[in-house]
RNA sequence: GCGAGUGUAGUAUAGUGGUAGUAUGCAACCUUCCCAAGGUUGAGACGAGGGUUCGAUUCCCUUCACUCGCU
Repeated sequence: GCGAGUGUAGUAUAGUGGUAGUAUGCAACCUUCCCAAGGUUGAGACGAGGGUUCGAUUCCCUUCACUCGCU
């Protein structure tokens, strides 16, 4: 330099053009004499920019980071 792939709550991971889930972690409450365990509730995320579309995490383009291959 060329090509391919992956970016989603603090962490790990699913997802698909129509409210973004799950586990764990965090906070509050319930339970308990206390702790632990358990239960309920809550906050928290689509790498960035643009385009298409009534509507984009999803489709397209560019770009950033990381990984792999070729040279």
Predicted 3D model of a 71-nucleotide RNA (transfer RNA) from a bacterium.
Its mean pLDDT, the model's own confidence on a scale to 100, is 81.